Annotation
Predicted 3D model of a 71-nucleotide RNA (transfer RNA) from a bacterium. Rfam family: tRNA. By type it is a transfer RNA. Rfam describes the family as follows. Transfer RNA (tRNA) molecules are approximately 80 nucleotides in length. The sequence was found in a public genome assembly.
[in-house]
RNA sequence: GUGGCUAUAGCUUAGUGGCAAAGCGCCGGGUUGUGGUCCCGGUGACGAGGGUCCGAUUCCCUCUAGCCACC
Numbered sequence: 001g002u003g004g005c006u007a008u009a010g011c012u013u014a015g016u017g018g019c020a021a022a023g024c025g026c027c028g029g030g031u032u033g034u035g036g037u038c039c040c041g042g043u044g045a046c047g048a049g050g051g052u053c054c055g056a057u058u059c060c061c062u063c064u065a066g067c068c069a070c071c
Base pairs, nucleotide, nucleotide: 001070002069003068004067005066006065007064010024011023012022013021018054025043026042027041028040029039030038047063048062049061050060051059
């Protein structure tokens, strides 16, 4: 340089155009002599910019970061 893949919560992953989901974590409460386990409730996210569309995490373009192959 060319081609491809990936980017969603603090972490690991779902989500093929219409309310962003879960586990772990974190916070509060219950239980316990304390802690842990367990139970209840809560918290918090679509890499950046543009386009298409009534509507975009999703489709298109560009950029950024990481990974793979070729050269």